Predicted 3D model of a 93-nucleotide RNA (c-di-GMP-I riboswitch aptamer) from a Halanaerobiaceae bacterium. The organism belongs to Halanaerobiaceae, within Bacteria. The sequence was found by an Rfam model in a public genome assembly.

[in-house]
RNA sequence: UACCCGAAAUGGCAAGUGUCUCGAAAGAGACAUGGCGCAAAGCUGUCGAGCCUAAACUCUUUUUCAAUUGAGUAUGGUUGUCGAGCUGCCGAA
Numbered sequence: 001u002a003c004c005c006g007a008a009a010u011g012g013c014a015a016g017u018g019u020c021u022c023g024a025a026a027g028a029g030a031c032a033u034g035g036c037g038c039a040a041a042g043c044u045g046u047c048g049a050g051c052c053u054a055a056a057c058u059c060u061u062u063u064u065c066a067a068u069u070g071a072g073u074a075u076g077g078u079u080g081u082c083g084a085g086c087u088g089c090c091g092a093a
Base pairs, nucleotide, nucleotide: 005091006090012038013037016033017032018031019030020029021028022027036080042086043085044084047083048082049081050078051077052076057072058071059070062067
């Protein structure tokens, strides 16, 4: 010095709650409050998988033929679901 690893220290992120906005929903953003937790809880999500939602579409129930019940389905979403890739602070055992 580098890698593994994660003691200490300096810091970092921010679960949840409330209000508003966007959205069909899942969910996302901003602000306030707050800190559940995280050694990558930094970045990607067209890298793979899982999970959530179902507007549109398809089938279907009912039937007043306009609606309506249920199901399937991602092109929607999640990354603080897991793995993967890239980058990174510190330096004890």